[in-house]
RNA sequence: AACUUAUCAAGAGCGGUGGAGGGACUGGCCCUGAGAAACCCAGCAACCGAGAAUCUUAAUGAUUCUUAAGGUGCUAAAUCCUGCAGGAGAUCCUGGAAGAUAAGGA
Numbered sequence: 001a002a003c004u005u006a007u008c009a010a011g012a013g014c015g016g017u018g019g020a021g022g023g024a025c026u027g028g029c030c031c032u033g034a035g036a037a038a039c040c041c042a043g044c045a046a047c048c049g050a051g052a053a054u055c056u057u058a059a060u061g062a063u064u065c066u067u068a069a070g071g072u073g074c075u076a077a078a079u080c081c082u083g084c085a086g087g088a089g090a091u092c093c094u095g096g097a098a099g100a101u102a103a104g105g106a
Stems, first nucleotide, its partner, number of pairs: 003104006013041001015040003021031003025083001027081002042075003047071002049067007079098001084095005
């Protein structure tokens, strides 16, 4: 890198360093010297993790609740909107693609 499964409308900074970019890509539309990226600190969440209850299998697994030491992740805007298809009708709805994250298998 590719594959499988799950999630993506909630949540989280008036901090320090740093100095010009950033929001994956396309087209838009935005954020940013009233300070971007990046790093540190702080925080959020609960995928893995830890504990409990119920149900269940041949093994085991499923659901719910609690927790937050550890492994990740995240902390403008719905994944900011969009791209492809369908439906209604001039803007919406549904699904998909793409992307992100986690866990897993070869």
Description:
Predicted 3D model of a 106-nucleotide RNA (SAM riboswitch aptamer (S box leader)) from Clostridium isatidis. Lineage of the source: Bacteria > Bacillati > Eubacteriales > Clostridiaceae > Clostridium. It matches the Rfam family "SAM riboswitch aptamer (S box leader)". About the family: The SAM riboswitch is found upstream of a number of genes which code for proteins involved in methionine or cysteine biosynthesis in Gram-positive bacteria. The coordinates come from a structure-prediction model, not an experiment, and the mean pLDDT is 83.